[in-house]
RNA sequence: AUUCUAGUUGAUCCUGCUAGAGGCUGCUGCUCUUCGGAUGCGGUUAAGCCAUGCAAGUUUCUCGCGAGAGGGCAAACUGCUCAGUAACACGUAGCUAACCUAACCUUAGGCGGAGGAUAACACCGGGAAACUGAUGAUAAUACUUCAUAUGUUUAGAUUGCUGGAAUGCAUUUAAACUGAAACGCAAGGUCUAAGGAUGGGGCUGCGGCUGAUUAGGUUGUUGGCGGAGUAAUAGCCCACCAAGCCAAAGAUCAGUAGGGGCCUUUAGCGAGGGUGCCCCGAGAAGGAUCCUGAGACACUGAUCCUAGCUCUACGGAGUGCAGCAGGCGCGAAAAUUCUACAAUGCUCGAAAGAGUGAUAGAGGUAUCCGAAGUGUUUUCUCUUAUUUGAGAAGACUUUUGUAAUGUGUAAAAAGCAUUACGAAUAAGGGCUGGGCAAGACUGGUGCCAGCCGCCGCGGUAAUACCAGCGGCCCGAGUGGCAGCCAUUUUUAUUGGGUCUAAAGCGUUCGUAGCCGGUUUUGUAAAUUCCUUGUGAAAUUGUAUGGCUCAACCAUACUUCGUGCGAGGAAGACUGCAAAACUUGAGACCGGAAGAAGCAAAGGGAAUGAUUAGGGAAGUGGUAAAAUGCUGUAAUCCUAAUUAGACCACCAAGAGCGAAGGCACUUUGCUAGAACGGGUCUGACGGUAAGGAACGAAAGCUAGGGGAGCGAAGCGGAUUAGAUACCCGUGUAGUCCUAGCCGUAAACGCUGCACACUAAACAUCGCUUUCUCCUCGUGAGAAAGCGGUGCUGAAGCGAAGGCGUUAAGUGUGCCACCUGGGAAGUACGGUCGCAAGGCUGAAACUUAAAGGAAUAGGCGGGGGAGCGCUACAAGGGGUGACGCGUGCGGUUCAAUUAGAUUCCACACCGUGAACCUUACCAGGAGCGACAGCAGAAUGAAGGUCAGUCUGAAGGGCUUACCAGACACGCUGAGAGGAGGUGCAUGGCCGACGUCAGCCUGUGUCGUGAGACGAUCUGUUAAAUCAGGUAACAGGCGAGACCCAUGUCCAUAGUUGCUCACUCGAUGAGAGAAGCACACUAUGGAGACUGCUUGCGCAAGCAAGAGGAAGGUGUGGGCUACGUUAGGUGAGUACGCCCCAAAUCCCCUGGGCUACACGCGCGCGGCAAUGCUGCACACAAUGAGAUGCAAUCUCGAAAGAGAAAGCCAAUCCCUAAAAUGCAGCUUAGUUCAAAUUGAGGUUUGCAACUCAGCCUCAUGACGCUGGAAUCCCUAGUAAUCGUGUUUUAUCAGAGCACGGUGAAUAUGUCCCCGUUCCUUGCACUCACCGCCCAUCAAGCCAUCCAAGUUG
Repeated sequence: AUUCUAGUUGAUCCUGCUAGAGGCUGCUGCUCUUCGGAUGCGGUUAAGCCAUGCAAGUUUCUCGCGAGAGGGCAAACUGCUCAGUAACACGUAGCUAACCUAACCUUAGGCGGAGGAUAACACCGGGAAACUGAUGAUAAUACUUCAUAUGUUUAGAUUGCUGGAAUGCAUUUAAACUGAAACGCAAGGUCUAAGGAUGGGGCUGCGGCUGAUUAGGUUGUUGGCGGAGUAAUAGCCCACCAAGCCAAAGAUCAGUAGGGGCCUUUAGCGAGGGUGCCCCGAGAAGGAUCCUGAGACACUGAUCCUAGCUCUACGGAGUGCAGCAGGCGCGAAAAUUCUACAAUGCUCGAAAGAGUGAUAGAGGUAUCCGAAGUGUUUUCUCUUAUUUGAGAAGACUUUUGUAAUGUGUAAAAAGCAUUACGAAUAAGGGCUGGGCAAGACUGGUGCCAGCCGCCGCGGUAAUACCAGCGGCCCGAGUGGCAGCCAUUUUUAUUGGGUCUAAAGCGUUCGUAGCCGGUUUUGUAAAUUCCUUGUGAAAUUGUAUGGCUCAACCAUACUUCGUGCGAGGAAGACUGCAAAACUUGAGACCGGAAGAAGCAAAGGGAAUGAUUAGGGAAGUGGUAAAAUGCUGUAAUCCUAAUUAGACCACCAAGAGCGAAGGCACUUUGCUAGAACGGGUCUGACGGUAAGGAACGAAAGCUAGGGGAGCGAAGCGGAUUAGAUACCCGUGUAGUCCUAGCCGUAAACGCUGCACACUAAACAUCGCUUUCUCCUCGUGAGAAAGCGGUGCUGAAGCGAAGGCGUUAAGUGUGCCACCUGGGAAGUACGGUCGCAAGGCUGAAACUUAAAGGAAUAGGCGGGGGAGCGCUACAAGGGGUGACGCGUGCGGUUCAAUUAGAUUCCACACCGUGAACCUUACCAGGAGCGACAGCAGAAUGAAGGUCAGUCUGAAGGGCUUACCAGACACGCUGAGAGGAGGUGCAUGGCCGACGUCAGCCUGUGUCGUGAGACGAUCUGUUAAAUCAGGUAACAGGCGAGACCCAUGUCCAUAGUUGCUCACUCGAUGAGAGAAGCACACUAUGGAGACUGCUUGCGCAAGCAAGAGGAAGGUGUGGGCUACGUUAGGUGAGUACGCCCCAAAUCCCCUGGGCUACACGCGCGCGGCAAUGCUGCACACAAUGAGAUGCAAUCUCGAAAGAGAAAGCCAAUCCCUAAAAUGCAGCUUAGUUCAAAUUGAGGUUUGCAACUCAGCCUCAUGACGCUGGAAUCCCUAGUAAUCGUGUUUUAUCAGAGCACGGUGAAUAUGUCCCCGUUCCUUGCACUCACCGCCCAUCAAGCCAUCCAAGUUG
């Protein structure tokens, strides 16, 4: 010391910009103890305007008493400012042979004579004033004149000097013109000539801004001759003559700007700036002119014009702060109407001295730089995990502070010296989500208020807002705003790029320019080196020294000013001059290739038209149709004629051409490339700004032509519409000739030329050699050169990819790019007949836009597979009616809440009369603990009666019992089915009847990631096998567990009964037994094991045996995850809320409402049925608050007695089916809703609002639109039963058995899903993203009635 960080994405690598971190300048918020130094301080805006005071005088020359006047010198300096100026203004180096210079210095010489006025003054006038007129008098270093020295000019002569060069200097002849000032002892003053010094004038080379949307400019312009003018050159000015002069190396025009030394920043190159100090220039309210003078065209001189201001008696006068102070205005922005001439300098003077807002000082200011301080320490107490922090009591020091004396200063002040007092007099600002050091602290707020450079925070648990408390950074400062540099290799000379990110002109030719092969000689422009002059000082650097240090100052040296000038040397490279060469380039010759171009001639199939013949009713067109054509004969067939356009096969990622582009055949003309030869020229070359030519299609102008096709148009369809896609027609056009246009995804999105850097293969053209041969104009092989392709090493690249046809490595030249948008737009110019082309911005807006690749998701992309919540093939339903039930809606005091596609809706809820219950109406009650009122003058509590009330010692009245606390108040608590399922746990649903999900090691890739897990076959399966940069492994699948189906063994009570006895041959009983059934334990069995076929295998198909066959059947378990899915109302739980009510209790009501919509069910509409009678067969399960046999009563529901059973023992239990009879197709002997009456059961209670029975009543309904659901075998369908909930109530859920089918053995069409692949601007992931128009508000720009200067 040259450094990065955040931001585009789900993630990645790039390109690219934005922001942050550094330094500097101005303004500004909050805050502030002291000293020194420097410097700044109305520069930025208004070169705007100024009240008042000051900023230039001096003098022994003369006059005057003085005031003052005349004369001399000075006033052209100093000081201020930066408007103008793009220029010899400035810088630097030169020139002046084209010039001047007061005062100063040096040298030489001189200062003789004469004369007339005038101011002040005196007096008289004019005027408001400023000022001014007349008369009279006077002096000078004022003025006039004569002489001398001298000088100047003109004309001529002579020789000489300097120099690069005489127009210069010197000498000389003639003519014209030119000077003094007194005095004094002195100093001094003054004149002439020459020289010096100083200061200036003029000229020239080179250097330093922007714009071409400024390309031509110029008429005194360029030059000449002669004049005027100047100190001096010159068109500086004038007359005449000529027609030049400048310009793409940017004239002219426009914009901006004083220039430099220097300053800021940077490692440097650079970029930006021009305030202060120094040098130069310019200006003095705007503009012009001039006098005096050595010097001005003059800041505090004159005159005039213009605009402003002041006075005025209206007739006239005055004025110029960009000097110092000060005021107004303008603004974000900037000081005192101070002191002194003491110092430094300047003017005048002989000097003393006078003057000086120059200057030196002081005052003000958080302008900058530097230095210092705001204390140090002991003990004790509290706190802290430790460090520490707070408080109290002491001790020490005194920088600083306060006070005093002296010194200091022009006068003060500071400082310095001495003394006294006393820790006393002195800390803030910003930040605290990331970048970026520092809080997962507390409270408030709730997409509000607000923050934020950028990303982004804030929608009720904010580390991001506002505060508090902590913490971090810097510290008399610390933050903000604006600007500049760096960061930025982000304008790239050092030091970038252009296939896809921004960027190669559509192509070629060629002018200027730039670059240029081999050899020799010369030269020395360029280059390098040496010597030398200059490049002011200040500034920068180094060293030393002086202020107490430092800042600061002084001295010395170096550097710098990147430069320019002079002299000399070198000779490689470049240049220049000359001479040569052949390899670059060109010419020539030879035989071949080609859709290269232009013109002419010839040909062909098809299409259309016309004619003739044949022929008969449709044709044409489409997914399907229709419009259309057709009896005036279509379509179709045959023949002939005619018209225009086009050129099948060959034909090929083949050929040719600069590109656009080019295809029937033949001929003519023209051009180019390749190969071969090595005959000629001898660097003649490369590139190419401007310029020129060519340039598809469409379009335009004029004239032809017009068969087919066909924008526009018309008609028919499609459609919600269809200004489209499809169909029928059809105009421009397409074609030709002559012009214009000048653009395309004009693309290889890749400029041209040259050189170098691995290969393999294919193909086209030419050449050479070889082999074969049917001897052909044959076939094949190798090599060389040139073209066209494909793969690929190295290398390159962000990657995709490129790779001798480079996007590799180098050289030369040109064009172009610099975040996105606005925009290829506007304006201007130019071209065009027009359409339009070329050139080409800004205001404003924005944090990204973009490239390549990755993982997912998606697709009305593709491939493979699967699924009755998919289809197909079937069976049965829902959707219509009545009723049950749930939801919505509506209503209501309340109709409590949750759930809303699949994945809410007979779901939570296992069915709400009270309870449940959360809702509504009304009425009551309740605060642990702490503190304060109160309380033995009796707190809280209990109670008879009365009263209030629906009811109640709940309140009140009256009275009694009993005896210590205390809701009246403040905090705090219990409780909450109050909120948040978007703060959570747990549990559950769906994806998922899916086959996926992940890891280790390794390999590939810059990386995200990939491979593994892909491919082929197979499977229900990521199941298995084979291949393979993968090899292994885990979860899931499978295995496993339960039930069921077969057999065996064991065990037989409460089970069973083959055999036995009794009974009536029955029901049944007994004894006996465990054979059967059954029960419940343990085993066996099934594994593609066997056979055949196919297959590499895995496996598939068929078969055998078997109770069972290919996971036997049915369940359980069910991955990583996703869905902010559901649930605070089951419980749990964070936060918030309510607290005498959102807590708790009671009574009544409601959840059961009812115009209506939806879901799930039940019952039917009937004869496969209904009714009556007869009659047969289950399983699961439940039972003490219970199940109840059996008996009696009742028509029934039910009631009254009551054995048994805590259960393989007792009890609760079938229906459909079957048999016989009736009904006979009807709103019925179907169907049962609704309603009336009566009865019964449960229960405190049956009105709102329960169940059951009987009688009566007998509605709708005659098979259900669009649509939609379930189901593949003991399944669907159908028939009942049990159980859960329960005091009562099942049309629900879950189980159980009885009867018992049809169809498929496929497919991916619909729906969905798995894998692979592909596209993507999606990633909140297609319910995505996004475009246009419109509405409102705001910003910028433009237009605009008009308005102002």